RNA sequence: GGAGUCGGCCAGGCGGCCGCGGCACCGGUUUCGGUGUCGAGGAAAGUCCGGACUCCACAGGGCAGGGUGGUCGGUAACUCCGACCCGGGGCGACCCGCGGGAAAGUGCCACAGAAAACAGACCGCCACCCGCUGCGGUGGUAAGGGUGAAACGGUGGUGUAAGAGACCACCAGUGGCCGGAGCGAUCCGGUCGGCUAGGUAAACCCCACCCGGAGCAAGGUCAAGAAGGGGAACCACGGUUCCCCACGCGGACGUUCGAGGGUGGCCCGCCCGAGGUCCGCGGGUAGACCGCACCGAGGCUGUCGGCAACGACGGUCCCAGAUGGAUGGUCGCCGUGGUCCAGCGGACCACACAGAAUCCGGCUUACCGGCCGGCUCCUCCC
Repeated sequence: GGAGUCGGCCAGGCGGCCGCGGCACCGGUUUCGGUGUCGAGGAAAGUCCGGACUCCACAGGGCAGGGUGGUCGGUAACUCCGACCCGGGGCGACCCGCGGGAAAGUGCCACAGAAAACAGACCGCCACCCGCUGCGGUGGUAAGGGUGAAACGGUGGUGUAAGAGACCACCAGUGGCCGGAGCGAUCCGGUCGGCUAGGUAAACCCCACCCGGAGCAAGGUCAAGAAGGGGAACCACGGUUCCCCACGCGGACGUUCGAGGGUGGCCCGCCCGAGGUCCGCGGGUAGACCGCACCGAGGCUGUCGGCAACGACGGUCCCAGAUGGAUGGUCGCCGUGGUCCAGCGGACCACACAGAAUCCGGCUUACCGGCCGGCUCCUCCC
C1' cells in the first nucleotide's frame, strides 16, 4: 500500500419567522392568552418467539396435539445470548449447523447398471463335459473391467483350479476393556476382537424434555339511557316535568336423585348452580376518567468479579402519552456524497429505510452514507 474478516458509534447541525401536543405556573375566567420545560426509531416495521400486567378458570390423571433437540453457563423467560465440543467450508482471521436415534419398525434413493440393502453376475477369470466344436452346456468366483452421487473397507502378501478377510502385516472405521485430562459434551493413549451391516429422520417414526386460555378493543370507575315499575308536582284530565330503582317479549329444561354452564381438543375428575340455567328475537349505552409513562426486569456512567454473555455495589437523570390521532412550513449558513470546471476555489444535483398507541427482552426484514477499533493474508521498502 492492497485485499478480507469481526465489532462499536452516528442517523444531519445551527439560527430567524410563522405554526403544533403534554405538563407546571401566572393572568383571565364561556372562550382564551403569556412564560418555562419536554416532545417518534435503530429498526418505531413483521407479529415470529418469550414475558410483565389484566380477566376467566382449575390448580389433578390419561389420550391426542404442539414445541424444542450437543455440553455448560447467562437471563424474568425463550426457539434468545455467551463460551466450549463435534462436523463442514476457508491459506487464514473467521463463517455455517432443525447437531439425540438408521442393529425398534415402515418408506424413498430418478436415470444408468447384473445388482441400491438379508443386494448381485453384464464383460470377464478358472475347472469339467460334448454324439452338436459353438457367441455351447454345467459348476465355482466377485480379486480385474464397466454403470453410477454412492456397489458389503484400503494397500501389500500368503494361499487357491481361479479367487475371496479364507489367512497374515500395516492402515481406516467400529465394538469391548483399562488409564489420563475436563463440571461436561468430548479428546488423548494402551490393549483385545476379522467385527466391516450404504445414504436419507429439514421422510413417517422412536427417545428425552417442555406446554391453561384470552388479550389494553385486557380490565375497571362515574354518568346517562331504554321496550318496565314506584313517588312528587302541575294540569287544558289527553298528558307534561322532576326524583329513585331497574332492560323488554317468547321458549326449553330443571329445582340438590342436578337442567345447564366452565375447565386449549376428547375422556375421567373437579367447580358454579335453584324466582336457576340456557336459547332466540328486539331495545338502550356513540359521554368523561383510570389503565397510560416517576419505581420501570428504566436510561447513562465509575469500580469490582467473570474468557464472555452478564452480575454486584456506587453516582446521576426522569427522557412522548395522542385518541379523526401532536414534531410541520419557509429562509439562510454549515456538514456529507456525487458530477463538472481546471485550480487552492467555484457551479449543479442529492441526502436513505422510515412515524409511538400498555410496556419490555430477543429474532427477522429494509436501509443513503460517514466515523472508530481489533485481527488475518498478500506485496514492497528500511
Bacterial RNase P class A from Halostreptopolyspora alba, 382 nucleotides, folded computationally. The sequence was found by an Rfam model in a public genome assembly. The coordinates come from a structure-prediction model, not an experiment, and the mean pLDDT is 76.